This is a predicted structure of a 328-nucleotide RNA (Bacterial RNase P class A) from an SAR86 cluster bacterium.
It matches the Rfam family "Bacterial RNase P class A". It is annotated as a ribozyme.
The model forms 97% of the base pairs in the Rfam consensus.
Taxonomically the source falls in SAR86 cluster (Bacteria, Pseudomonadati, Pseudomonadota, Gammaproteobacteria).
The coordinates come from a structure-prediction model, not an experiment, and the mean pLDDT is 76.
It was read from a public genome assembly, where an Rfam model found it.
RNA sequence: CGAGUUGGUCGGAUGAUCGCUGAAUUUUCAGAGGAAAGUCCGGACUUCAUAGAGCAAGACGCCAGGUAACGCCUGGGGGGCGUGAGCCCACGGAUAGUGCAACAGAAAAUAUACCGCCUUAUAAGGUAAGGUUGAAAAGGUGAGGUAAGAGCUCACCGCUAAAAUGGUAACAUUUUAGGCAGUGUAAACCCCGUCUGAAGCAAAACCAAAUAGGAGUCUUUUGAGUUGCUCGCUUUAGACUCGGGUAGGUUGCUAGAAUAUUGUGGUGACACAAUAUCAAGAUAGAUGAUCAUCAAUACAGAAUCCGGCUUAUAGACCAACUCAACUA
Numbered sequence: 001c002g003a004g005u006u007g008g009u010c011g012g013a014u015g016a017u018c019g020c021u022g023a024a025u026u027u028u029c030a031g032a033g034g035a036a037a038g039u040c041c042g043g044a045c046u047u048c049a050u051a052g053a054g055c056a057a058g059a060c061g062c063c064a065g066g067u068a069a070c071g072c073c074u075g076g077g078g079g080g081c082g083u084g085a086g087c088c089c090a091c092g093g094a095u096a097g098u099g100c101a102a103c104a105g106a107a108a109a110u111a112u113a114c115c116g117c118c119u120u121a122u123a124a125g126g127u128a129a130g131g132u133u134g135a136a137a138a139g140g141u142g143a144g145g146u147a148a149g150a151g152c153u154c155a156c157c158g159c160u161a162a163a164a165u166g167g168u169a170a171c172a173u174u175u176u177a178g179g180c181a182g183u184g185u186a187a188a189c190c191c192c193g194u195c196u197g198a199a200g201c202a203a204a205a206c207c208a209a210a211u212a213g214g215a216g217u218c219u220u221u222u223g224a225g226u227u228g229c230u231c232g233c234u235u236u237a238g239a240c241u242c243g244g245g246u247a248g249g250u251u252g253c254u255a256g257a258a259u260a261u262u263g264u265g266g267u268g269a270c271a272c273a274a275u276a277u278c279a280a281g282a283u284a285g286a287u288g289a290u291c292a293u294c295a296a297u298a299c300a301g302a303a304u305c306c307g308g309c310u311u312a313u314a315g316a317c318c319a320a321c322u323c324a325a326c327u328a
Stems, first nucleotide, its partner, number of pairs: 002323009012294007020031004033299001037310002040308005045200004052231004057196005062076005077091001078089004092191002097189002099185003114131002116127004139157006158180001159178008204251004214242006223235003258277008
């Protein structure tokens, strides 16, 4: 000086005038996000409800931790990519079973012999080393051996089994023995292990208002009850059609598994303690307009709340690490 990787902050500020919403009380305070988006996970809360069991269905899937919980986060193991800093993984089981692998190729699991090599020189026999095809073809490389070849034999690697050591564990390393391996795919069905009531703030609670106490059909100890079914439990009517009337307000509604700082413990996610703070609650849906200064914009607007994940994002700034070149 250049190119990268990881993490973090901001993403309009200050002042004045008028205007909107809330709280408080007579003049003050506060007022859209890092993702508010997706409606994808997990909960808090409310109701069914006195409330359970089984099947089905669904989700997750290496090990250990964190958390209220999770399909999330942290650390480790294994695999893959990258020179590297780092990044990614839907990571249990293929001898429990079923299915699939087009085309090509001789043959794709009841595995085969097209070309080739050897014997024979007619028929035929041996072979799976070499070649063809393919994502994948009876383990790979090398040497010996053979009629020619082949784990046929040997060495190393690989595979299987056992033991020892280290580790909480997933696993790793070493030793011994055995010529020993029938491809891949489970984000195909399936098997195994763990977990799971339903619905949702338009939940629900309270007050007020109104009428036609209307007419009809079906079932009837049956019917109903917040999963789909069954059992159990509770309860005593229920379902459907036509027609008429009313529909306004209050609560829920923001003080929390809260935020910030410091200390201690931990590799870390986080935990504990102390101190301090109270950051929108609309509902015909609030935060806008003008002026001055600066540099001024991307994605974009809360609707019960919180913890995550995913997606979009102009630009400005900070820290650590990696690589290449040059110079000393």